Predicted 3D model of an 86-nucleotide RNA (c-di-GMP-I riboswitch aptamer) from a Deltaproteobacteria bacterium. The sequence was found by an Rfam model in a public genome assembly. Rfam family: c-di-GMP-I riboswitch aptamer. Its family is annotated with cyclic-di-GMP binding in the Gene Ontology.

[in-house]
RNA sequence: CGCCGAUAAGGGCAAACCACGGGUAACCGUGGGACGCAAAGCUACCUACCCAAGCACAUUUUGUGACGGGUCGAGGGGCCACCGAA
Numbered sequence: 001c002g003c004c005g006a007u008a009a010g011g012g013c014a015a016a017c018c019a020c021g022g023g024u025a026a027c028c029g030u031g032g033g034a035c036g037c038a039a040a041g042c043u044a045c046c047u048a049c050c051c052a053a054g055c056a057c058a059u060u061u062u063g064u065g066a067c068g069g070g071u072c073g074a075g076g077g078g079c080c081a082c083c084g085a086a
Stems, first nucleotide, its partner, number of pairs: 004084002012037002017032006035073001041079003045076003048071004055065003058061001
């Protein structure tokens, strides 16, 4: 330095749920809260999944499509990083 990852040390993050706020929605922010996490740090680049106000089409509807939006705690890729037993 690379891989690797412990009943190690010091710490870190925070699911569900609740409150308030934002959004058409998916979902997001803040606070509380901990199911978990060795990248659960950053990034929507690829794949996957989710949403559909407005728009287009269909034509009267709990319809279809998708510009677009969302999830990095879905898999992969890219970037960066603490500690050091086997």